The part of an RNA shown here (large-subunit ribosomal RNA, domain IV) has 310 nucleotides and comes from a Flavobacteriia bacterium. Lineage of the source: Bacteria > Pseudomonadati > Bacteroidota > Flavobacteriia. The coordinates come from a structure-prediction model, not an experiment, and the mean pLDDT is 88. Rfam family: Bacterial large subunit ribosomal RNA. Rfam links the family to the GO terms ribosome and structural constituent of ribosome.
Context: one part of a larger RNA
RNA sequence: UCAUGGCUAAGGAACUAGGCAAAAUGGUCUCGUAACUUCGGGAGAAGAGACGCCACAGCAAUGUGGCCGCAGUGAAUAGGCCCAGGCAACUGUUUAUCAAAAACACAUGGCUUUGCGAAAUCGAAAGAUGAUGUAUAAGGCCUGACACCUGCCCGGUGCUGGAAGGUUAAGAGGAGAUGUUAGUUUCGGCGAAGCAUUGAAUUGAAGCCCCAGUAAACGGCGGCCGUAACUAUAACGGUCCUAAGGUAGCGAAAUUCCUUGUCGGGUAAGUUCCGACCUGCACGAAUGGUGUAAAGACGUUGAGGCUGCA
Numbered sequence: 001u002c003a004u005g006g007c008u009a010a011g012g013a014a015c016u017a018g019g020c021a022a023a024a025u026g027g028u029c030u031c032g033u034a035a036c037u038u039c040g041g042g043a044g045a046a047g048a049g050a051c052g053c054c055a056c057a058g059c060a061a062u063g064u065g066g067c068c069g070c071a072g073u074g075a076a077u078a079g080g081c082c083c084a085g086g087c088a089a090c091u092g093u094u095u096a097u098c099a100a101a102a103a104c105a106c107a108u109g110g111c112u113u114u115g116c117g118a119a120a121u122c123g124a125a126a127g128a129u130g131a132u133g134u135a136u137a138a139g140g141c142c143u144g145a146c147a148c149c150u151g152c153c154c155g156g157u158g159c160u161g162g163a164a165g166g167u168u169a170a171g172a173g174g175a176g177a178u179g180u181u182a183g184u185u186u187c188g189g190c191g192a193a194g195c196a197u198u199g200a201a202u203u204g205a206a207g208c209c210c211c212a213g214u215a216a217a218c219g220g221c222g223g224c225c226g227u228a229a230c231u232a233u234a235a236c237g238g239u240c241c242u243a244a245g246g247u248a249g250c251g252a253a254a255u256u257c258c259u260u261g262u263c264g265g266g267u268a269a270g271u272u273c274c275g276a277c278c279u280g281c282a283c284g285a286a287u288g289g290u291g292u293a294a295a296g297a298c299g300u301u302g303a304g305g306c307u308g309c310a
Base pairs, nucleotide, nucleotide: 019306027051028050029049030048031047036041038145052067053066054065055064056063057062068072082302084300086298087296092104093103109142110141111140112139113138114137120129121128122127146291147290148289149288151221152220153219156218157217158214159213160212161211162210165209166208167207171203172202176198177197178196179195180194183190184189222240223239224238225237226236249283250280261277262276263275264274265273
């Protein structure tokens, strides 16, 4: 010096990104126990007290009396606790070897495909899985307990349905054209049949165009100007644009740039925190919205206990 332990006066988080680490709590019995709540919980809530040995009584449980120490679950083993927000309901799963989480999963809810030799998947096929199942089933996608709810837009993209018209392939079709030459000729040419090479009209499906439906499909959900008898603001009016102009609820938020917004609380002092306001740069309803008891090796603020963290 490093590692691992033990003790420390007075103070007790002044340390630090952060109480990291350490200390503290700890067993059994008795008493006692709040908000909130899905009535199960919360709860070992919190907070108090007792605990040894000896004698006597008693079957015992136990009771009465006495004794000792700083200390009686006498060593060891054995929860620290509370208040309030965020997120995700929960138990679970995950980056074997820097991430355990608010990510994934989940029960729940919804949309959609599929009538069975099912759809979907693997395979060249046979065949197999689905399933020795049959729509209360199976596949795909989204959401994510529960409570209250889930608004408007089908113009674009997708999907489903429609079939009148437009466009449209191969194929069918074969008008016409060209080459060749029997023949014919005014010697310039013309040219049947056949054989070749081409080839117009016409016909010709799905698709696309088109017409509808569909948003718990992908997605989207405005601007400017004026107006009330203080001022301010604008229930109201005008105008432009749109497929429709963001409803309920929430809101400086895991979302707020300006911003340490403003007000209130907590502190002697608070860029964090809690409660409000709404001017939402750029919340918003199953890409779910807002709440929520319980549970969380999650993240945040505060309080007391405790301590060589300083």